The RNA shown here (c-di-GMP-I riboswitch aptamer) has 87 nucleotides and comes from an uncultured Anaerolineales bacterium.
The model forms 100% of the base pairs in the Rfam consensus.
Rfam family: c-di-GMP-I riboswitch aptamer. Gene Ontology term of the family: cyclic-di-GMP binding.

RNA sequence: UCUCCGAAAACGCAAACCCGGUGAAAACCGGCGACGCAAAGCUACGGGUCUACAGUUGCGACACACUAGGAUCGCCGAGCCACCGAA
Numbered sequence: 001u002c003u004c005c006g007a008a009a010a011c012g013c014a015a016a017c018c019c020g021g022u023g024a025a026a027a028c029c030g031g032c033g034a035c036g037c038a039a040a041g042c043u044a045c046g047g048g049u050c051u052a053c054a055g056u057u058g059c060g061a062c063a064c065a066c067u068a069g070g071a072u073c074g075c076c077g078a079g080c081c082a083c084c085g086a087a
Base pairs, nucleotide, nucleotide: 005085006084012037013036018031019030020029021028022027035074041080042079043078045077046076047075048072049071050070055066056065
């Protein structure tokens, strides 16, 4: 110096609820607030999960069902970047 690892210290992020907004919805953005997190930093590449506007089927018409092109990185894997330095 680098990798693994995760004691200590200094930082960091920010769940749920509530308020405002966007969206068909899932959910997301901002504020408040901290459940927790050693990658709870980024990427939707693979898988899982959620939603179903549009589409398909169906029906007299609805309903129901199927379906991501939508969402989730605080579900997992993978890739990239990264604070500190005890055992």

The sequence was found by an Rfam model in a public genome assembly. The prediction has a mean pLDDT of 89.